The prediction has a mean pLDDT of 82.
A computed fold for a 515-nucleotide part of an RNA from a Candidatus Nanoarchaeia archaeon, annotated as large-subunit ribosomal RNA, domain I.
Rfam family: Archaeal large subunit ribosomal RNA. Its family is annotated with ribosome and structural constituent of ribosome in the Gene Ontology.
[in-house]
Context: one part of a larger RNA
């Protein structure tokens, strides 16, 4: 040097699962000056960090449930509490130090000095209201890029993307035709699918890139200005009935620069005639649903193997439960469940039934009156849009009518013919997201699966902004190895425990390296 065997070392691989990760679900979705989201300091006999809690501090109080044990994870020692119902579980209170929007003034100080309670807006002006800051993604609105792609690059693309800002809400936006359409008609929005990568735009390059309709999800209408009316209206405080809803009484204020009625596209006020249904609220009640929890079948039979039966082998049972998990191997019948059925408190949703309060529709008539102005339209300039003569905003110059009006109908004009009613407001569902909560997998199985299954955004690392790890597994059970020998210790030798030393660098233990 090769091969063998016996160790070392080392953590691959097997097996495992406390964690993800996706998908799905709902009578799930905001919180905040009644001081939040976060933090910081504390609290424990012993107590450093997590976890909980706040000088009432590992916790008080009430209800409800539970029914022997209990004092977090965490095992120790002590000291207690507990059938006068402890600890757990759920459900209403209380308490809640300091900084944080932080707001009595200050403050590089989670901290001072202090008793005055910030500041802005509304209001009847003072009693009151409101506003501020968080929040995963989801919107909606103001700003708005560049790599890139065109095979360079300047219009163009990336793309109104990222990212910055405002605000809002559990959804938000939109929204009840000055809409389409085509000579037929439809009848708000909104989201899916199709039209359709099609009209159309585009150094007509490169890309780009819609809509009617159809076909589904869901379904909803409403209120002012005005014309007519002309205080009939509303707000505070107070008396009185009333359980309330609500009525009425009186003072004060609000209101004529109009509070209240009327009133909207099949126009309406206005005249005549007929006609009689709505909708809210409050009490009582009745069902469901939400759930701490409660009942919930049948073998621990008999023989073998083991350390151990749930395994073999015999023989029985249950089932409206043969999903799942767990026990010393692999359990329908041991334990926890499961199917199934009960269910206080509180809350939520629908109905009923009594009170209250309010509220109509319909025909014919057209003499008269109304029906949203620097607005519609429209030169020019820019931005945008498929939008091309024919998208939609802005600046800027110009400026209308007046229902016999007016906008639209995909070049203008001009006529007919269809349509629709601007310039004022709300308004639920379908629909987007999941921070969190509940299930479930033909997903991952510790270099994988969340950066993280462990003290994880922690150890570290950087003046900061910020980056950002490794690192599971003895055993059924601690039965964790008394005693003796040896020894500085760390080992190591009997001895003893277990089915095995699996010996705590603990389950298996490859290869590379060493002896």
């Nucleotide at each position: 040097c090769u091969g063998u065997u016996a160790g070392a070392u080392g953590g691959a691989u097997g097996a495992c699962u406390a964690g993800g990760u996706u998908c799905g679900g709902g009578a799930c979705g905001c919180c905040g000056a009644u001081g939040a989201a976060g933090g910081a300091c504390g609290u424990g006999a012993c107590a450093a960090g997590c976890a909980a809690c706040g000088a009432u501090a590992u916790g008080c109080u009430c209800u409800g449930g539970c029914g022997a044990g209990u004092u977090g994870a965490a095992u120790g020692u002590a000291a207690g509490c507990u059938u006068u119902g402890a600890a757990c579980c759920a459900g209403a209170g209380a308490u809640u130090u300091c900084c944080g929007a932080a707001u009595g003034a200050g403050u590089c100080u989670u901290c001072u000095c202090a008793u005055a309670u910030a500041g802005g807006c509304c209001u009847u002006c003072u009693a009151g209201g409101u506003c501020g800051g968080g929040g995963a993604a989801c919107g909606c609105g103001g700003g708005g890029a560049a790599u890139u792609g065109a095979a360079g690059c300047g219009u163009c693309u990336u793309a109104g993307u990222a990212c910055c800002c405002g605000c809002a809400g559990g959804a938000a936006a939109a929204g009840a035709a000055a809409u389409c359409a085509a000579a037929c008609g439809a009848g708000a929005u909104g989201c899916c699918g199709u039209u359709a990568g099609u009209a159309a735009g585009a150094g007509c390059g490169a890309c780009c890139g819609a809509a009617a309709g159809c076909g589904g999800u869901g379904u909803a209408g409403u209120u002012c200005a005005a014309a007519c009316u002309g205080a009939a209206u509303c707000c505070u405080u107070u008396g009185u009935a009333g359980u309330a809803a609500u009525a009425u009484a009186a003072a004060g204020g609000a209101a004529a620069u109009g509070u209240g009625g009327u009133g909207c596209a099949u126009g309406g006020a206005c005249u005549u005639u007929c006609u009689u249904u709505u909708a809210g609220c409050c009490u009582u009640u009745u069902u469901u649903c939400u759930g701490a929890u409660u009942u919930g079948a049948a073998g621990u039979u008999c023989u073998c193997u083991g350390g151990a039966a749930a395994g073999a082998g015999a023989u029985a049972c249950g089932a409206u439960a043969c999903a799942g998990g767990g026990u010393g191997a692999u359990a329908g019948u041991c334990c926890c469940g499961u199917a199934a059925a009960a269910g206080u408190a509180a809350g939520a949703a629908a109905g009923a039934a009594g009170g209250u309060u309010u509220u109509u529709g319909a025909a014919a008539g057209u003499a008269u009156c109304c029906g949203g102005a620097g607005u519609a339209c429209u030169g020019c300039u820019u931005c945008u849009u498929g939008a091309a003569a024919a998208u939609g905003a802005a600046g800027u110059g110009g400026g209308a009518a007046g229902a016999u009006g007016g906008g639209g109908g995909g070049c203008a004009u001009u006529a007919a013919c269809c349509u629709c009613u601007a310039a004022a407001a709300c308004u639920a569902a379908a629909u987007a997201c999941g921070u969190a909560c509940c299930g479930a997998a033909u997903c991952c199985g510790a270099u994988a699966g969340c950066a993280a299954a462990c003290a994880a955004g922690u150890a570290c690392c950087g003046u900061g902004a910020g980056g950002g790890a490794a690192a599971g597994u003895u055993g059924a059970a601690a039965a964790g190895a008394a005693c003796c020998c040896c020894c500085a210790a760390c080992a190591g030798g009997g001895a003893g425990u277990u089915a095995a030393a699996a010996g705590a660098u603990u389950c298996u233990g490859a290869a590379a390296u060493c002896u």